c-di-GMP-I riboswitch aptamer from a Peptococcaceae bacterium, 92 nucleotides, folded computationally. The sequence was found by an Rfam model in a public genome assembly. Its Rfam family is "c-di-GMP-I riboswitch aptamer". About the family: GEMM was predicted in a large-scale screen for bacterial structured RNA regulatory elements.
[in-house]
RNA sequence: AGUUGAAAAAGGCAAACUUGUUGAAAGACAAGGACGCAAAGCCACGGGUCUAAAGCGAACACUGAUACCGCUAUGACAGCCGGGUUGCCGAA
Repeated sequence: AGUUGAAAAAGGCAAACUUGUUGAAAGACAAGGACGCAAAGCCACGGGUCUAAAGCGAACACUGAUACCGCUAUGACAGCCGGGUUGCCGAA
């Protein structure tokens, strides 16, 4: 240095849930809180998942439109998997 995660130490992050803020929603942020995590640091590149404001379609209807229904990410998730990248400690 590479691979790697035994035993340990220092420190780190923080699921559900609650409150507040924000957003059309999914979600995000802050505080509390710990289920867990050796990258649960960072990046939406591939797959996947969630959402559908807006758009399109369909339907309705005298006309025009709204809601409902279907499709679509330009919105999200890195704590779903893979990949990229940086990094603490320490054996075989």